A computed fold for a 91-nucleotide RNA from a Thermoleophilia bacterium, annotated as SAM riboswitch aptamer (S box leader).
RNA sequence: UCCGCAUCGAGAGAGGCUGAGGGAACCGGCCCUUUGACGCCUCGGCAACCUGCGCAGCGCGCGCGUGGUGCCAAUCCCGGCUGGAUGCCGA
Numbered sequence: 001u002c003c004g005c006a007u008c009g010a011g012a013g014a015g016g017c018u019g020a021g022g023g024a025a026c027c028g029g030c031c032c033u034u035u036g037a038c039g040c041c042u043c044g045g046c047a048a049c050c051u052g053c054g055c056a057g058c059g060c061g062c063g064c065g066u067g068g069u070g071c072c073a074a075u076c077c078c079g080g081c082u083g084g085a086u087g088c089c090g091a
Stems, first nucleotide, its partner, number of pairs: 013043005021032003026080004044072003049068002052064004
């Protein structure tokens, strides 16, 4: 340094519209939801994968947070199960 295993599972709100379901396929849990969920819009925020900038370095690092994604209930909510990709072993 690479791979595997084990362990861990952080962060982030307000408004408007809508009106009954939602929690990424399916099943089962357990939750959220007319005290308005989910979705859409506006502003805001979290984070640091890529880019940009700075520092260091000459392999992989650190910082900032411009721009592009992503995200802003619960451990990726939990379990089963399904599909795809990749790696290893065997035939």
It was read from a public genome assembly, where an Rfam model found it.